[in-house]
RNA sequence: AUAUUAUCAAGAAAGGUAGAGGGAAUGGCCCGAUGAAACCUUGACAACCUGUUCGUUACAACGAAUAAGGUGCAAACUCCAGCUCAAUAGCAAUAUUGAGAUAGAUAGUAA
Numbered sequence: 001a002u003a004u005u006a007u008c009a010a011g012a013a014a015g016g017u018a019g020a021g022g023g024a025a026u027g028g029c030c031c032g033a034u035g036a037a038a039c040c041u042u043g044a045c046a047a048c049c050u051g052u053u054c055g056u057u058a059c060a061a062c063g064a065a066u067a068a069g070g071u072g073c074a075a076a077c078u079c080c081a082g083c084u085c086a087a088u089a090g091c092a093a094u095a096u097u098g099a100g101a102u103a104g105a106u107a108g109u110a111a
Base pairs, nucleotide, nucleotide: 002110003109004108005107006106007105008104013042014041015040016039017038021031022030023029026081027080028079045072048070049069050068051066052065053064054063055062056061078103083100084099085098086097087096088095089094
């Protein structure tokens, strides 16, 4: 990198180095010298996988707890939109809302 499955409205920051970018991409709209990205330290958040404990059990698994190990993560719903369908409003352009698709993120699995 590819395929597939699950989740994506919740949650969680201080200090140091550094010094202008960042929010995936496009268009918006935002964040940023009251300090962006990146890196380091420490402490959190979460509970996908492993572990441990308890319960159920069709013995395959499922549920709950924990947070030791592997990841992840800490502006804004994945910040919003795009493509399709539906409802409503409108003569219409279009707007709003809802559902889905696409794209993306994270984890598990596979070759």
Predicted 3D model of a 111-nucleotide RNA (SAM riboswitch aptamer (S box leader)) from a Bacteroidota bacterium.
Model confidence (mean pLDDT): 85 of 100.
Its Rfam family is "SAM riboswitch aptamer (S box leader)". Its family is annotated with regulation of gene expression in the Gene Ontology.
The model forms 97% of the base pairs in the Rfam consensus.